[in-house]
């Protein structure tokens, strides 16, 4: 330098092909029930600039383009 994956809550992920009315799930975190007490179970809560930035669109996590970051190939013909 080219290619191809992937960057959505603290972590780990879905969803993006085919734009659509509130962005999801387990864990973790916090309250509660329950115990003498902790853990475990069960029950509720919060927590997101969807990597950035622009552009299409009525309307973008999704499509387009550039940029950053990671992980992987490839540097073989012309």
């Nucleotide at each position: 330098g080219c290619c191809c994956c992937g960057g959505u809550a603290g972590c780990u992920a879905a969803g993006c092909u085919u734009g659509g009315u509130u962005a999801u799930a387990g864990c973790a975190g916090c309250g509660g029930u329950u115990u003498c007490g902790u853990a475990a179970a069960c029950c509720g809560c919060g927590g997101g600039u969807c990597g950035c930035g622009a552009g299409u669109u009525c309307a973008a996590a999704u499509c387009u383009c550039g940029c950053c970051c990671g992980g992987g190939g490839c540097u073989c013909c012309a």
The RNA shown here (transfer RNA) has 78 nucleotides and comes from a Candidatus Bathyarchaeota archaeon.
The organism belongs to Candidatus Bathyarchaeota, within Archaea.
The RNAcentral record of the sequence draws on ENA.
RNAcentral records the identical sequence in 2 taxa.
Its Rfam family is "tRNA". Rfam classes the family as a transfer RNA.